This is a predicted structure of a 470-nucleotide part of an RNA (small-subunit ribosomal RNA, 3' major domain) from an uncultured bacterium. Its Rfam family is "Bacterial small subunit ribosomal RNA". Rfam links the family to the GO terms structural constituent of ribosome and ribosome.
Context: one part of a larger RNA
RNA sequence: UGACGGGGGCCCGCACAAGCAGCGGAGCAUGUGGUUUAAUUCGACGCAACGCGAAGAACCUUACCAGGUCUUGACAUCGAUGUAAAGCCCAAGAGAUUGGGUGUCUCUUCGGAGGACAGAAGACAGGUGGUGCAUGGUUGUCGUCAGCUCGUGUCGUGAGAUGUUGGGUUAAGUCCCGCAACGAGCGCAACCCUUAUGAUCAGUUACUAACGGGUAAAGCCGAGGACUCUGAUGAGACCGCCGGGGACAACUCGGAGGAAGGUGGGGACGACGUCAAAUCAUCAUGCCCCUUAUGACCUGGGCUACACACGUGCUACAAUGGUGAAAACAAAGAGAGGCGAAGUCGUAAGGCGGAGCGGAUCUCAAAAAAAUCAUCUCAGUUCGGACUGUGGGCUGCAACCCGCCCACACGAAGUUGGAGUUGCUAGUAAUCGCGGAUCAGAACGCCGCGGUGAAUACGUUCCCGGGCCU
Numbered sequence: 001u002g003a004c005g006g007g008g009g010c011c012c013g014c015a016c017a018a019g020c021a022g023c024g025g026a027g028c029a030u031g032u033g034g035u036u037u038a039a040u041u042c043g044a045c046g047c048a049a050c051g052c053g054a055a056g057a058a059c060c061u062u063a064c065c066a067g068g069u070c071u072u073g074a075c076a077u078c079g080a081u082g083u084a085a086a087g088c089c090c091a092a093g094a095g096a097u098u099g100g101g102u103g104u105c106u107c108u109u110c111g112g113a114g115g116a117c118a119g120a121a122g123a124c125a126g127g128u129g130g131u132g133c134a135u136g137g138u139u140g141u142c143g144u145c146a147g148c149u150c151g152u153g154u155c156g157u158g159a160g161a162u163g164u165u166g167g168g169u170u171a172a173g174u175c176c177c178g179c180a181a182c183g184a185g186c187g188c189a190a191c192c193c194u195u196a197u198g199a200u201c202a203g204u205u206a207c208u209a210a211c212g213g214g215u216a217a218a219g220c221c222g223a224g225g226a227c228u229c230u231g232a233u234g235a236g237a238c239c240g241c242c243g244g245g246g247a248c249a250a251c252u253c254g255g256a257g258g259a260a261g262g263u264g265g266g267g268a269c270g271a272c273g274u275c276a277a278a279u280c281a282u283c284a285u286g287c288c289c290c291u292u293a294u295g296a297c298c299u300g301g302g303c304u305a306c307a308c309a310c311g312u313g314c315u316a317c318a319a320u321g322g323u324g325a326a327a328a329c330a331a332a333g334a335g336a337g338g339c340g341a342a343g344u345c346g347u348a349a350g351g352c353g354g355a356g357c358g359g360a361u362c363u364c365a366a367a368a369a370a371a372u373c374a375u376c377u378c379a380g381u382u383c384g385g386a387c388u389g390u391g392g393g394c395u396g397c398a399a400c401c402c403g404c405c406c407a408c409a410c411g412a413a414g415u416u417g418g419a420g421u422u423g424c425u426a427g428u429a430a431u432c433g434c435g436g437a438u439c440a441g442a443a444c445g446c447c448g449c450g451g452u453g454a455a456u457a458c459g460u461u462c463c464c465g466g467g468c469c470u
Stems, first nucleotide, its partner, number of pairs: 007470007015460002019424005026315008034306002042053002064301007073124001077123002081118003087102006105114003126290002129288003135284002137279003140275001142273001147186006153162003166177003192267004197235001199233005207224002211222003238261001241255005317417001321376005333364003338357002343352003383414001388409007430452007
């Protein structure tokens, strides 16, 4: 000077408390450990690994294993020499590959040149091989916590101190006052995006108040620029106004006006640093290692195994519910090798069909919960849906290992879950559906969107983490 203390003082945070819903018990999904295996590729390991890298493992991916193959190589540059290469067809083979046939470039001064392909020897290629404790870059975390420093001056022999401490205040080293300090920088805040309210401008594909036409109905048509909406500009909020408190300060409490009130809500934004934190498998890269193999190609298998253990989720255990009928109201998105309407066939998944749309026009598209009517009457049930059988559908060369969906049948565990433990303070929790990325196909995951919509906070003694002083 720091760090630490079951030392002290002050303060904060869903940290506790007050509440609501969960997890821990069941079934399933998914990740991990372990075990197994020819292989179950590799990485991630308290918080900060474990629905994580992976925004999607049938082949491919793929890095793993078995077998079959290649050796200047699957890929790059140079290269004596040679020819078109590719494509298509036939044969052998699991394929890689091998053999055969066919088939052809451009310019030209006819010497050749250009790109392309093959190619000896060799330089070299290649490595998802090792080291994240050799590194760059990127990222997590403390933590959106309020801190971390510098110049000059002053003090101290010096390490260092001061400033940055103190009295108030704030979400904040935010601001005010004081002070041997005076200033400054990185952070805080603001500037950015979005959302909540008017105004102006602009009206098509959006809208429809008035007028006219028209329909079974309908902004359907003429028309309109009012309204909704779209999207550009600008306004608006600043403790600005009033009152109380305060030190006549900073600020704070209440009120008015206002769509919004005290950083209005949300996001992006992460100081100096810490953890030899993570990543050599995104990429880059030093050194080491392999070089007829630790490189490369192919077929098949594996990453999907299963006495078990843990994490994260989904579905339930029911009546605030299940089922049936009839029937309302969104937002945000995506679409051309795409979205695919009407119609039609099928119980359905789906098939046929092909209108329209590179889309405020068309399509995906039905929102669901809610509300209404009916039924079930507390039961392992009209709860629950695992598992299994049969028959079908879709994608795709190909669903055996190992996909998704539909119908019928089958109907398991489960009657609210021990110790313990998690999230959340408002349009939040809870609950309900919808969309997207990846993607041929394959979400209960992830990222978004809206609908319905609570309870509670006395307080800071205690648990956890953090800040300042001592």
The RNAcentral record of the full RNA draws on ENA, Greengenes and SILVA.